[in-house]
RNA sequence: UUCUUAUCAAGAGAGGUGGAGGGAAUGGCCCAAUGAAGCCUCAGCAACCUUCAAUGCGCAUGUACAUUGAAAAGGUGCUAAGUCCAGCAAGUUAUGGAACCAUAACUUGAAAGAUAAGAA
Numbered sequence: 001u002u003c004u005u006a007u008c009a010a011g012a013g014a015g016g017u018g019g020a021g022g023g024a025a026u027g028g029c030c031c032a033a034u035g036a037a038g039c040c041u042c043a044g045c046a047a048c049c050u051u052c053a054a055u056g057c058g059c060a061u062g063u064a065c066a067u068u069g070a071a072a073a074g075g076u077g078c079u080a081a082g083u084c085c086a087g088c089a090a091g092u093u094a095u096g097g098a099a100c101c102a103u104a105a106c107u108u109g110a111a112a113g114a115u116a117a118g119a120a
Stems, first nucleotide, its partner, number of pairs: 001120008013042005021031003026086003043079003048075002050071007058063002083112001088109010
């Protein structure tokens, strides 16, 4: 870097350094000199990898798998806003005009992205 699978409405920030950007990209809308990014320190969240228990099921009878619950030492991740919102497709409702279209709101799915685990 690519592929596969799972998750993405919840949760959790202080100090130092630094000195103008940041929120992936586009369009919005935001954050930022009451100090952005980056880096360092400490803290926290979560539970993907990990461990344990219960239940179910299969058999080769102590293990695989599934679900649920618990734990948090280690490996990652995360700690503004729903993945900040939208885009593409379908549907519902409302309004406007001639069976279609436009606009707005909402719902579902996809795409893109992020993270983890595995593989190449």
The RNA shown here (SAM riboswitch aptamer (S box leader)) has 120 nucleotides and comes from Weizmannia acidilactici. Of the family's consensus pairs, 97% are formed in the model. The prediction has a mean pLDDT of 82. The RNAcentral record of the sequence draws on Rfam.